[in-house]
RNA sequence: GCCGGAGUAGCUCAGCCUGGCAGAGCAACUCCUUUGUAAGGAGUCAGUCACGAGUUCAAAUCUCUUCUCCGGCU
Repeated sequence: GCCGGAGUAGCUCAGCCUGGCAGAGCAACUCCUUUGUAAGGAGUCAGUCACGAGUUCAAAUCUCUUCUCCGGCU
């Protein structure tokens, strides 16, 4: 240099192909239960969807640029 994959909650990831309310588990916090702890139950919190631009009534999703990480080729 070329090709491919990935970037979404504190962590691990789904959702993207086929545009239409941003989700799950774990973690954290509160409450219940217990003499207390663990386990269990109920709830809460947590996001500029890597950055920027375009298309569209509407973009995490489609298009383009840039950045970061991983793998392959040379």
Description:
This is a predicted structure of a 74-nucleotide RNA (transfer RNA) from Halalkalicoccus paucihalophilus. Its Rfam family is "tRNA". By type it is a transfer RNA. The coordinates come from a structure-prediction model, not an experiment, and the mean pLDDT is 83. NCBI's taxonomy places the organism under Archaea, Methanobacteriati, Methanobacteriota, Halalkalicoccaceae, Halalkalicoccus.